Model confidence (mean pLDDT): 81 of 100.
The RNA shown here (FMN riboswitch aptamer (RFN element)) has 152 nucleotides and comes from Paenibacillus foliorum.
It matches the Rfam family "FMN riboswitch aptamer (RFN element)". Rfam's curators write: The RFN element is a highly conserved domain that is found frequently in the 5'-untranslated regions of prokaryotic mRNAs that encode for flavin mononucleotide (FMN) biosynthesis and transport proteins.
The source organism's lineage runs through Bacteria, Bacillati, Caryophanales, Paenibacillaceae and Paenibacillus.
RNA sequence: AAGGACCUUCGGGGCAGGGUGAAAUUCCCGACCGGCGGUGAGGGUUCUUCCGAACCUAAGCCCGCGACUCGUUGAUUGCUCAUGUGGCAGUCUGCGACUGAUUUGGUGUAAUUCCAAAGCCGACGGUACAGUCCGGAUGGGAGAAGGUCAAA
Numbered sequence: 001a002a003g004g005a006c007c008u009u010c011g012g013g014g015c016a017g018g019g020u021g022a023a024a025u026u027c028c029c030g031a032c033c034g035g036c037g038g039u040g041a042g043g044g045u046u047c048u049u050c051c052g053a054a055c056c057u058a059a060g061c062c063c064g065c066g067a068c069u070c071g072u073u074g075a076u077u078g079c080u081c082a083u084g085u086g087g088c089a090g091u092c093u094g095c096g097a098c099u100g101a102u103u104u105g106g107u108g109u110a111a112u113u114c115c116a117a118a119g120c121c122g123a124c125g126g127u128a129c130a131g132u133c134c135g136g137a138u139g140g141g142a143g144a145a146g147g148u149c150a151a152a
Stems, first nucleotide, its partner, number of pairs: 004149007017029003031132002033122002035065004042057006060120002069097004074092007081084001102118005124135003
């Protein structure tokens, strides 16, 4: 150093303008947005023995993860009854299910990542039908950075 335990902080963006209507940021025209890790031929910085090396940055639709929803192991709390290996609800924890969307052309040894063009996607509840408003959520979270400790 890697690995382990613990602590702290951080950790999601977006309907301008217009149409219809009693009512729509929900419909229509149009506008706008892109979490985390990986990969990556682009871009940048530094070093260089001029061979190269290190670091930073770079994909919504390539691979994986997270959030929502559902099921469930274990622990635990409350309520309840006909007191049982009972039922119901909550919390913590682990596991599982579910989980959207890209093509064409160019360059090239090599690109679903570069360049150009045209497309496409986005949980649940509320409400005039919502990726963008309000709500669960001052929540959770992939993870990022920093620190402490122990052992070798």